[in-house]
RNA sequence: AGAGCUCUCCCUGAAGAGUCUGCAAAGACACCGAAGGGGCAAGCCUCAAUCUGAGGCAAAUCUCUCAGGUAGAAGGACAGGGGGAACGGC
Numbered sequence: 001a002g003a004g005c006u007c008u009c010c011c012u013g014a015a016g017a018g019u020c021u022g023c024a025a026a027g028a029c030a031c032c033g034a035a036g037g038g039g040c041a042a043g044c045c046u047c048a049a050u051c052u053g054a055g056g057c058a059a060a061u062c063u064c065u066c067a068g069g070u071a072g073a074a075g076g077a078c079a080g081g082g083g084g085a086a087c088g089g090c
Base pairs, nucleotide, nucleotide: 006085007084008083009082010081011080012079013078018029019028020027021026030070031069032068036066037064038063039062043057044056045055046054047053
């Protein structure tokens, strides 16, 4: 001096789904999945061991819809660009 991975900040882009009642907040029923959250496979590990079983770890844009959302705004997984932090191949 130092790419990538991880985390974080900024900018840009960014989907889906509604009606009624109500001044509004909200309520009723219906719906969406891309904040967050829950669940699972292959595989791996341990125990047991006649059959073959039991337990643990284990992903998502899959799935569930708890949460959130269903005009706009806000939010928004993810992607691109630009900083920062830590680790650090070379």

Glycine riboswitch aptamer from a Chloroflexota bacterium, 90 nucleotides, folded computationally. The sequence was found by an Rfam model in a public genome assembly. NCBI's taxonomy places the organism under Bacteria, Bacillati, Chloroflexota. Its mean pLDDT, the model's own confidence on a scale to 100, is 82.